The part of an RNA shown here (large-subunit ribosomal RNA, domain VI) has 268 nucleotides and comes from a Gemmatimonadales bacterium. The coordinates come from a structure-prediction model, not an experiment, and the mean pLDDT is 89. Rfam family: Bacterial large subunit ribosomal RNA.

Context: one part of a larger RNA
RNA sequence: CGUUGGAGUGUUGAGGGAUGUCGUCCGUAGUACGAGAGGACCGAGACGAAGCGACCGCUCGUGUACGGGCUAUCCUGCCAAGGGUAUCGCCCGGUAGCGAUAUCGCGCGCAGAUAACCGCUGAAUGCAUCUAAGUGGGAAACUGUCCCCAAGAUGAACACUCCUGGACCGCAAGGUCCCUCAAGGGCCCUGGGAGACUACCAGGUUGAUAGGCGGCAGGUGUAAGGCGCGCGAGCGCUUCAGCCGAGCCGUACUAAUUGCCCGUGAGG
Numbered sequence: 001c002g003u004u005g006g007a008g009u010g011u012u013g014a015g016g017g018a019u020g021u022c023g024u025c026c027g028u029a030g031u032a033c034g035a036g037a038g039g040a041c042c043g044a045g046a047c048g049a050a051g052c053g054a055c056c057g058c059u060c061g062u063g064u065a066c067g068g069g070c071u072a073u074c075c076u077g078c079c080a081a082g083g084g085u086a087u088c089g090c091c092c093g094g095u096a097g098c099g100a101u102a103u104c105g106c107g108c109g110c111a112g113a114u115a116a117c118c119g120c121u122g123a124a125u126g127c128a129u130c131u132a133a134g135u136g137g138g139a140a141a142c143u144g145u146c147c148c149c150a151a152g153a154u155g156a157a158c159a160c161u162c163c164u165g166g167a168c169c170g171c172a173a174g175g176u177c178c179c180u181c182a183a184g185g186g187c188c189c190u191g192g193g194a195g196a197c198u199a200c201c202a203g204g205u206u207g208a209u210a211g212g213c214g215g216c217a218g219g220u221g222u223a224a225g226g227c228g229c230g231c232g233a234g235c236g237c238u239u240c241a242g243c244c245g246a247g248c249c250g251u252a253c254u255a256a257u258u259g260c261c262c263g264u265g266a267g268g
Base pairs, nucleotide, nucleotide: 001152005163006162007161008160009159010158011157015149016148017147021049022048023047024046025045033038051106052105053104054103059100060099061098062097066093067092068091069090070089071086072085073084074083075082076081109145110144111143112142117137118136119135120134164267165178166177167176168175169174179265184262185261186260187259188204189203190202191201192200209255210254211253212251213250214249215248216247218244219243220242225238226237227236228235229234
């Protein structure tokens, strides 16, 4: 911009995409077959491999904004306690999120029409012949069923709901004047398991959208100060303490202020 008034919500599915795999074992059965050795078809069941998708309760990884330990050096006047730098200084753990090695799921089955091929009936050609008329069977391939996208499917679909003045001129499309600015959308702002931007989603005081704060979960692992003990390094008690990113629940304290713009008037 179109879809022939505008808008919100929910759908249909033309057409695309994706999937499509394989192995071992078990029973049927040591059966059919075969002199024996050996050893099935068909249909039934179990367990896996790789692949794909989802997810983070469990396991593992990451987690330079969390906690702790340790060294050197500089600084906060000194002790103590801390801060800076040294690859995040080195190291031990680790929330959320993200991830796989973790967990769950998928392939099935069925139907249709077929390929090679196998048939039925059957002439041309009194026989024969699956083919010429007619009519069956038959593949991981094709079509449908399952999953995803999807009406720019310009062939532009469908349903529901919402909105839409008066006078005059004109055959009509439309125009002029007065009045009006609907439904709805956007700008802007707070944000997001959404995201390159955009878009999308949650919110904007009739408010829990983010921050803060409170509680909880969770992580570190018992802070500082004080007291006691030890010659001392240090230990014990106070103290399962102190600190604490992203998590959960709550709470208007802070910030989403006030506003502005687009969009009209029935389209035969």